[in-house]
RNA sequence: AAAUUAGAGUUUGAUCCUAGCUCAGGAUGAACGCUGGCGGCGUGGAUGAGGCAUGCAAGUCGAAUGAAUUUAGAUUCAUGGCAGACGAGGUAGGAACACGUAGGUACGUACCCAAGAGUCAGGGAUAACCCGGCGAAAGUCGGAAUAAUACUUGAUGGUCCCUUCGGGGUAAAGAUUUAUCGCUCUUGGAACGGCCUGCGGGCUAUCAGCUUGAUGGUAAGGUAACGGCUUACCAUGGCUACGACGGCUAGGGGAGGUGAGAGCCUGACCCCCACCGAUGGAACUGCGACACGGUCCAUACUCCUACGGGAGGCUGCAGUCGAGAAUCUUCCGCAAUGGGCGAAAGCCUGACGGAGCGACGCCGCGUGGUGGAUGAAGUCCUUAGGGACGUAAACACCUUUUAUGAGGGAGGAAGUUUAUUGACGUUACCUCAUGAAUAAGGGGCUCCCAACUCUGUGCCAGCAGGAGCGGUAAUACAGAGGCCUCAAGCGUUAUCCGGAUUCACUGGGCGUAAAGGGUGCGUAGGCGGUUAUAUUAGUCGGAUGUUAAAUCCUUGGGCUCAACCCAAGAAUCGCAUUCGAAACGGUAUAACUAGAAGAAGUAAGAGGUGAACAGAACUCUCGGUGUAGGGGUGAAAUCCGUUGAUAUCGAGGGGAAUACCAAAUGCGAAGGCAGUUCACUGGGACUUUCUUGACGCUGAGGCACGAAAGCGUGGGUAGCGAAUGGGAUUAGAUACCCCAGUAGUCCACGCCCUAAACGCUGUCCGCUGGUUUUGGGGAGAAUCGACCCUCUCCGAGACGAAGUUAACACGUUAAGCGGACCGCCUGGGUAGUACGAGCGCAAGCUUAAAACUCAAAGGAAUAGACGGGGGCUCGCACAAGCGGUGGAUCAUGAGGCUUAAUUCGUCGAUAAGCGAAAAACCUUACCAAGGCUAGAAACCAUACUGCACGCUCUCCGAAAGGAGAGAAGCCUUCGAGGGUGUAUGGCAGGUGAUGCAUGGCCGUCGUCAGUUCGUGGCUUGAGCUGUUCCCUUAAGUGGGGAAACGAACGCAACCCUCGUUGCCUGUUAUAUGUGUCAGGCGAGACUGCUCCCUCACGGGAGAGGAAGGUGAGGAUGACGCCAGGUCAGCAUGUCCCUUGAUGCCUUGGGCUGCACUCGUGAUACAAUGGGAAGUACAACGGGACGCAAUACCGUAAGGUGGAGCAAAUCCUUAUAAAACUUUCCUCAGUUCGGAUUGUGGGCUGCAACUCGCCCACAUGAAGCCGGAAUCGCUAGUAAUCGUGAAUCAGCACGUCACGGUGAAUACGUUCCCGAGCCUUGUACUCACCGCCCGUCAAGUCAGGGGAGUCGGAAGUGCCCGAAGUUCGUCCUAGCGGCGACCUACGGUAAAUUCGAUAACAAGGACUAAGUCGUAACAAGGCACGGCUAGCGGAAGCUGGUCGUGGAUUAAUUCCAAUUG
Repeated sequence: AAAUUAGAGUUUGAUCCUAGCUCAGGAUGAACGCUGGCGGCGUGGAUGAGGCAUGCAAGUCGAAUGAAUUUAGAUUCAUGGCAGACGAGGUAGGAACACGUAGGUACGUACCCAAGAGUCAGGGAUAACCCGGCGAAAGUCGGAAUAAUACUUGAUGGUCCCUUCGGGGUAAAGAUUUAUCGCUCUUGGAACGGCCUGCGGGCUAUCAGCUUGAUGGUAAGGUAACGGCUUACCAUGGCUACGACGGCUAGGGGAGGUGAGAGCCUGACCCCCACCGAUGGAACUGCGACACGGUCCAUACUCCUACGGGAGGCUGCAGUCGAGAAUCUUCCGCAAUGGGCGAAAGCCUGACGGAGCGACGCCGCGUGGUGGAUGAAGUCCUUAGGGACGUAAACACCUUUUAUGAGGGAGGAAGUUUAUUGACGUUACCUCAUGAAUAAGGGGCUCCCAACUCUGUGCCAGCAGGAGCGGUAAUACAGAGGCCUCAAGCGUUAUCCGGAUUCACUGGGCGUAAAGGGUGCGUAGGCGGUUAUAUUAGUCGGAUGUUAAAUCCUUGGGCUCAACCCAAGAAUCGCAUUCGAAACGGUAUAACUAGAAGAAGUAAGAGGUGAACAGAACUCUCGGUGUAGGGGUGAAAUCCGUUGAUAUCGAGGGGAAUACCAAAUGCGAAGGCAGUUCACUGGGACUUUCUUGACGCUGAGGCACGAAAGCGUGGGUAGCGAAUGGGAUUAGAUACCCCAGUAGUCCACGCCCUAAACGCUGUCCGCUGGUUUUGGGGAGAAUCGACCCUCUCCGAGACGAAGUUAACACGUUAAGCGGACCGCCUGGGUAGUACGAGCGCAAGCUUAAAACUCAAAGGAAUAGACGGGGGCUCGCACAAGCGGUGGAUCAUGAGGCUUAAUUCGUCGAUAAGCGAAAAACCUUACCAAGGCUAGAAACCAUACUGCACGCUCUCCGAAAGGAGAGAAGCCUUCGAGGGUGUAUGGCAGGUGAUGCAUGGCCGUCGUCAGUUCGUGGCUUGAGCUGUUCCCUUAAGUGGGGAAACGAACGCAACCCUCGUUGCCUGUUAUAUGUGUCAGGCGAGACUGCUCCCUCACGGGAGAGGAAGGUGAGGAUGACGCCAGGUCAGCAUGUCCCUUGAUGCCUUGGGCUGCACUCGUGAUACAAUGGGAAGUACAACGGGACGCAAUACCGUAAGGUGGAGCAAAUCCUUAUAAAACUUUCCUCAGUUCGGAUUGUGGGCUGCAACUCGCCCACAUGAAGCCGGAAUCGCUAGUAAUCGUGAAUCAGCACGUCACGGUGAAUACGUUCCCGAGCCUUGUACUCACCGCCCGUCAAGUCAGGGGAGUCGGAAGUGCCCGAAGUUCGUCCUAGCGGCGACCUACGGUAAAUUCGAUAACAAGGACUAAGUCGUAACAAGGCACGGCUAGCGGAAGCUGGUCGUGGAUUAAUUCCAAUUG
C1' cells in the first nucleotide's frame, strides 16, 4: 500500500439474556430420481488385501561358447554375460527413525565419467547333443564325448590387508573384419543406497507404574558399516504425570476442501518416501532381494491324475464371479517419450501413446433471428364487464453455429546426407451444398426464501430442513393454470468446512442462566521487589544454506475463447550455520529496604484442650397437707387418678442444657464456638521502626481438619424423640393433631467424609469520589482526670459517585480497573446413573460415560390473571326491619315419561308466565291420510291462444282436487301492443344443516368507574410515567403535590316526566266571574348566604325557600368479556333436498297427552277478618268491521233497542276498590277457604268432543302460616286496593301501564357474595374449572446386569518341531549322513480382553382422551429445599441438623427526611 469479516427461523401473552437445534454458501473418485443435442480437457473398483477361466504384461546378446537343422540368409537347444531388486499394482500391516524437516558418518555401489597401471603362463571338468532306463504327467536317473569372456593353479604387485617391522598375503578374458568392444587393479567424481541423531505431527488415565538383553562395561563373534546386533562374564541399572507401559485407530508427506484469517477436515487422480505380493517362516544367488510374474518348507484353497503323484498364486493390462448404493474395452500401436539387452541393425515393452464406454467433474457451443394483433383457436381465472398464457403461435422474410453429405487437408518426424517410417486418422482445420431443418428439461411458489390462483379432499389421504400445514371456504396435501429459478442439466441422499465468538490463540465464561474445589497447610510446577556489574540456549536483527518438481498467486504466451497446457517471477511461515544487539527475561556476583519475617511493649476476644464448681428448670423416690378430678384439643378421645392423682410443702437422687447480660457484637481457615474458675495452648490487631535482607504469591498430586445423621466397643439416659403402639380427623389418613415410646440425642475411644459445607461470590497484590453506625488499638488538642472533638491503623454493617451488569443488583469487605496462580463449565433428559477402579465394617463416598429421546430446558424483568396473601373502599352484600318463596289447591312454563305426532329454540347467575302483546280451524313449522309437479307467489325468452281471467250448473270426493256442460264476454290506427291461459327452456321453493362462516339485534359483568391516546420523559427492551401518592367525591368528581403536559371514549351536564311560579292563548274546560284545568314560552337551586373545620377542593350546622346539596324518576350502557343467544323475526356465505320432494294444497289429529321433579304466579289458611246494607274520593287509557247511553226483558251471564261520539264534547265510566258508618258472625275446618264435580243456561265463532270464556243452582277438597334452605325492598318505597291497555272473533291468575291508602329499619362493616384501587408471591397466560408429581395397567424402543453358550484378539507356561543358516561329528569328502541351538505351523493349561447371544429380574425413554391418590407452584391449604436415617400402594411422611432460593404480622435496631 492493497485485499478482507453479512445473517435468519425456533423457548414467551409480550421482552431482554443465556443456550441448543435448523437453514441460506462452497466442495466430492460419489450414488439415486426425472430428463438428455454437440465438442474439448480431465476422471472412473472408495465395499471382500474375497475367488479367478482365457490371452498378453521380461527379455536380450552368434561381436563370449558348443551343438543340431539347414544351407550361405539364418533358426533352434544348451553353457555363459547382462537384465530380471527397474517399470507397473495395491495400502493389508505398522503409532514406528515409518514419514517430514535439519544434521551426522563407524559404510557400500554393477552400469556412467575422469585419470593412472596392467591384461603373462597353465590345468581339470560340464550342459546341450548321442545311447540306455523309470514315470500317466511333472519330471528324473545312468553311461560316453566336448567348448568358452564358465571354473581353477602359478607368476607379477604401484595400491590394499596383516605384521613380531624381519616379512607374508592379494588380479585379469578374451573377441576380431585392425578399428574398436571388453577384462583386472587403484584413485577421484556423479548418482544411488545403508546406518545414527535433534525436532514435528492421532485418540484414550474408566491403561500408573513398565523393563531381565532389560541399562551400562569388558572380551569375543558377526556385518559393507557403528551398535546388546549376538554370546560369556561383571555391575544394577534404564523409562515414566513434559504421560512410560497398555488399548483403539491410521500408510506418511508435497498437497486438496473450506475459511477474512487463525484454524478445522481430508490424504482420490499427479509427484516423493515407506510397506506388501494367497497366509506364515526361511535362506540362496547377486553391486543390490531375504526377491509380485525366482527357490525351499508349512498352512488354507483351487485344478490335473493312470491314485502312485503332481501343478498354481491378476493387490500387472483387459476380462469374470461374488458382495455392494456404486466404478469402464478380454480395443489399436510401439509412430512419439522412456526402459532392458545388443557394437549395431534390431528384438522386447498392457510402461507409454491413442481410441472406446459413463453428463462422473470442469469449460465452451447450440436448440434459431427479425417482423407479426382480429391480441385467432384452446386452456385457466373472473366482480360475467373482462383478464392471463401472449408477439407467444399461425403467417412473411432472413441466417446456417451445430447435425448431414461432398471435396481439400496438416503439425505431431527427430535420425545421419538421401531414402524409408503415423496407432490416433475417412483426425483437427478449410471450402461448398441442403434445410429451421437434428436438439429442453428439472426443482420450487406459508415464513426463513425469488415466485398465487382455481378445483378436489376434510386431523382422512398426505406434506415436512426447521417453525409447522390438513378437523368443509387449505396460496402448506393432490391435480390444473399461471409464476419464480437454474439449465443439458436439475433435484435428493451421504460426508467435510463455513455460518458456530457453539472449545473462544486471534476470540467466551463461572452471585441468580451450565460453571469456585467444604476448608487450610504444602510438594512439583507457574509467576515474582529496587540498584549495579558480567554473561547470553529465551528475545531481536543481518547474512548464508535448505525448504524437490507439480500445485496456489502474479505476469506473459499456445490451443478460434475457456477449461487445459507452457515459460518466467514471486511465494514456500520451518530448520540449520554464522555474525551482531543487550532494553526485557534467564544465569552469576555484589548491594538495598518499600514485600515478607522476627523482636520489644500494650490491650481485646463464646479461639482450642483438660479439670473442678454453681444456680434455675425438669423428672424420679420418700414423707406431710389435701380431694376428685387431672391432662389434652378446633372439638374430643386414648392416657393418669379414690391402691389418693393434679395442686402444694419438705428431704434426697439423676441426667442434660446454661435465662438475664445479648447486640446490627466478638473469635476462628472452614466446620464451628456462650454459666463460673483454674491449668496448658493456637491465632490476630495496634505502637515503636530495633533485627534479617526477597527469605515472596499461588498451588496439580499429597497431608490434615471437616455440621448433622449413621456405624463399632463400653458406659450413661432427666427431657426430647425416627421406628412402633394407641386415640382422633378423613371417602381413605401408612400424615398433619393428641397420649405413650425404642434406637438416637450425652461421655470415652475408633470409623464414616457428606450438606442450600452459601456471601450459591477461590487465594494473593496494587489502584479508583464519599456519608454514616459500630468493635479493638494509637496520637493530637483539651482537662486535675475523664466525657466530647479531630486525625489514624485493623475489623463488622447501612446508603450511595464513577464504573460494571441480561436485568436484579454490586459498588474501597466490588460483581469496578489491572496483575499472578489454581479449580470448574460447554443444550435438556437419561444421570451424578451403569460399567470399571480406589476407599469404607456397613450405609455408602470419590472418579465417571453411552445408546436412546426432546426442540427446547433455563435466568432476570414486564403486563395480566389467580391466592384457603395483605391494606383501603363501595353495593339491599351482610346486619336492622317489612313482606314473601319453599308446605296446600289451582294457573302457567320447563324437565322427564308417553305418543303416529306430543314441531322447534333457549339450560347456573345471563333457560324455565322465555321467543308466544292470545295453539278450537287458521296460526303450524309436527303426525296420519288424500292430492299437485316449472309448481301457491316472482322474472325472462320462444311458440300457440286471442274465446280474457273468471262465473253458473251437474257428478265423484272429507276437502283439496278431478271430469263434464253452459251463458255472457277486452282494446285496436287491423300491422300489432297490453293482458290472460297453455307448452317448452332458464328457474322457483325449503321454519332443511351450520349462531364454531356471518350482518344486524340482544343478554351479562354494570350505570360498575373505569378504558385509552398524542407529545415529552425513563428503560437495551417488553413496558412504565400520565392513571401512582395525600385530601375529597356517587364518580379517573374536584384540589394539592409530582416528569409530566394535554386530549378522547365513559362520569356529570345537555333530553323527557313530576313538583313551585310569571306571561300568553282558551276549543269540548267552568252554571257565570275568578280561576281549577289544558297547551306554549320563561323564572327558580348555584354550597349563592351565615357559622365551624380546611393550604385548597370540599365537608358539617343553620337561615331563607315549593324544592338543598345529584330535588325525584326515566331515556342514555365506555374499552371490552363470555367462539354467551338468535340461520325459526329479517338479511346472508357455503353445503344439502327438488316428481314415491326436506317444495305446495287439503281434511282430521297433535302442540292441552301424566307415576314424577323444578321455576314463576294466583287464592287462601281468617276477626287489622268474612257477609249484608248505606255513604265518599281517582288516574292512565281505548273507541267506526268500534265504544255504546236513557229505556225495556231476564235471578244472572246476557238480550232487544239504538240517542250520542272519529271524541278535554259522547261512550267505556259503573257505586272505582280498599276507606268510612251501621249490623251479623265469636275462633270452629267455621257465615274461613274455595278446589273438584253435577245440572241448567249465555256469548263468540263454518265449528266449543278432544280444547274457549261467562252466569245460576247444587257440591264444598286440601289448607289452621309452612323443614333444610331461599327471595324482594331504604320513601310516596315495601305492603295493600282497585282501574285501563296491547294481543284479540272469543279466551288473562300472565305482561305493560295508572292512580288510592301508605309503613318499619339502617348500630355498623367482623363475617357471606360481588366489585374497584394499591401492594405481595407465582412453575398460571386456554390464565386456579390453571399447572403438575409418582406408583399401577397396555404397547414400542435402546442400553446396562445376568446362570451360561459361541466366536475373535494379544500374550504366558509346557509339549511337538518342517525348511533353513550356523556349529559339532562321521565317512565313501559330497549338491553327503547323523546330531545340536534357534524357529514357523500345531497341541495343551490357566488366566486377560473384545464382541455376539440368553432364561430371568431391575431401571430409563416414548405413546389425544386408562387406574389410584394430590406431593410441588399462592402461606398450594403441614412454607419449601439440601445432607442423612427409619418407614410407607404411590406421590411421600417423620426424626436430626443446615439454607432462604419462604409469605404474613409484630417488636427492636440501623440508615434517610421532618419537627422538637
The RNA shown here (small-subunit ribosomal RNA) has 1460 nucleotides and comes from an uncultured bacterium.
It was read from a public genome assembly.
Rfam family: Bacterial small subunit ribosomal RNA.
The prediction has a mean pLDDT of 83.